[in-house]
Molecule: transfer RNA
Organism: Aneura pinguis
RNA sequence: GGGUUUGUAGCUCAGUGGAAUAGAGCUUAUGGUUCCGAAUCAUGAAGUCAAGGGUUCGACUCCCUUCAAACCCU
Numbered sequence: 001g002g003g004u005u006u007g008u009a010g011c012u013c014a015g016u017g018g019a020a021u022a023g024a025g026c027u028u029a030u031g032g033u034u035c036c037g038a039a040u041c042a043u044g045a046a047g048u049c050a051a052g053g054g055u056u057c058g059a060c061u062c063c064c065u066u067c068a069a070a071c072c073c074u
Stems, first nucleotide, its partner, number of pairs: 001073007010026004018057001027045006050066005
């Protein structure tokens, strides 16, 4: 330098065009339970869907550019 894949919550991921608030597990806060913990139960918190632009009535999803990471080639 060229190519492929990936980027969604603090972490691991799902969601691949169609609405009500973008979900799950782990984590975490408060409370119940307990002599105290652990476990468990209830209710919450945590996202500019990497950034910018485009297509569309409608985009996390499709297209373009940039950034970052992994791998392959030279």